Context: one part of a larger RNA
RNA sequence: CUGCGUUGAAGGAACUCGGCAAAUUACCCUCGUAACUUCGGGAGAAGAGGGCCUCUUUUUAGGGUAACCUAGGAGGAGGGGCACAAAUCAGGGGGUGGCGACUGUUUAGCAAAAACACAGGGCUCUGCGAAGCCGUAAGGCGACGUAUAGGGUCUGACUCCUGCCCAGUGCCGGAAGGUUAAGAGGAGAGGUGCAAGCCUUGAAUCGAAGCCCCGGUGAACGGCGGCCGUAACUAUAACGGUCCUAAGGUAGCGAAAUUCCUUGUCGGGUAAGUUCCGACCUGCACGAAUGGCGUAACGACUUCCCCACUGUCUCCAGCGCAGACUCA
Numbered sequence: 001c002u003g004c005g006u007u008g009a010a011g012g013a014a015c016u017c018g019g020c021a022a023a024u025u026a027c028c029c030u031c032g033u034a035a036c037u038u039c040g041g042g043a044g045a046a047g048a049g050g051g052c053c054u055c056u057u058u059u060u061a062g063g064g065u066a067a068c069c070u071a072g073g074a075g076g077a078g079g080g081g082c083a084c085a086a087a088u089c090a091g092g093g094g095g096u097g098g099c100g101a102c103u104g105u106u107u108a109g110c111a112a113a114a115a116c117a118c119a120g121g122g123c124u125c126u127g128c129g130a131a132g133c134c135g136u137a138a139g140g141c142g143a144c145g146u147a148u149a150g151g152g153u154c155u156g157a158c159u160c161c162u163g164c165c166c167a168g169u170g171c172c173g174g175a176a177g178g179u180u181a182a183g184a185g186g187a188g189a190g191g192u193g194c195a196a197g198c199c200u201u202g203a204a205u206c207g208a209a210g211c212c213c214c215g216g217u218g219a220a221c222g223g224c225g226g227c228c229g230u231a232a233c234u235a236u237a238a239c240g241g242u243c244c245u246a247a248g249g250u251a252g253c254g255a256a257a258u259u260c261c262u263u264g265u266c267g268g269g270u271a272a273g274u275u276c277c278g279a280c281c282u283g284c285a286c287g288a289a290u291g292g293c294g295u296a297a298c299g300a301c302u303u304c305c306c307c308a309c310u311g312u313c314u315c316c317a318g319c320g321c322a323g324a325c326u327c328a
Stems, first nucleotide, its partner, number of pairs: 001323008010314002014312001019309001027051005036041001038157001052079012080084001092307004097302002099299002104116002120155007132141003158294001160292002163224003168221002170217005177212003183206002188201005225243005252286001253283001264280005
C1' cells in the first nucleotide's frame, strides 16, 4: 500500500450522478395509529411503554378429603449489572410525483424494467369433412370440441369516457354498364389441287373472376387547416370575412418518460433549487382501445423532500487477519 473485518472525538450527507456502501431498525406483550380507499385495505402505519432476579398481596383453571401440587393472570415492595428479546438470529421510517392495475414472465453468460404476460374490453373470421395450421398426398392438429366454441388481431384491472373525417388504401356488399383470358364463333383471306378436299390465317359477335364503376365500413391502415379584421384605456377577441379540405382535434390533459426556444413565467420547498411539487397555456411536435383522463392496493422500477442513523464526507486514525513490499 491492497483486500476482508472491527472501533472512533466533534460534526452528521458537508460525500456523491445518486446516502452507493455502511450504520440505524429488528423478537414478544400492552397501548396507540393519519390522508386516502375499490371498504378488503392502507397497518407491523407512525409513535409510546414494558421484558432480568428476590420477596409479597390477590386471583383463575385443573388435580387432591386436606395440607398442598401443576399451569397461568393482576397488583405492591425491593435487588444487581456497562448491558435483562443480554449470544446467534432478527423490518429503518415518513411524505410526494411518474410509469405499470395487481401475483407473475424475460435478454442461461453486462439490461428484471415503465418491456412481455395478465384477468377484462372490442373488431373480425368460422355452421362442422368449420375456419386456421402441418403435409405432394393419405392423413393429422383444431377436437373425441360445435358460435357461452375455435382461429386471427388490437387494447390491457377498475371508474368516467372513447368526438369528427369513407377523399386515398384495405375489407364487405352490389341486379345494370365498361374492359377482358382460354374457349365458342365463323364473315372473309391465303397455299395446294382439275375437283372433292386438305392445310394455314381470321373480322364481327358471345365469353368468368379481377379491375373500372356504385354503395357501406374507423376498437380497419390512417387523417383531424390557413389568412385578415373586429368590443368606449390598453390588451384580448365571444363575433365577421375569405381561401382550401374527406374532415379541420371534441372531452380530458398539457414546458409532460412528449416543450425546440427553456434554467419559459408565477407560487411552494432551501440561506442559496437547470432537478422536484402546484399552477398558467405561447401544445416547435398531447389527445381519445398505435386508447384519453383519473385511480385504492401492489413494485429488488424511477423523481424529489424529510426524520432517524452513520467514517459517505470534513480528515483521517487505531487494531485483527491475509497478501504485497524490505531485510534476514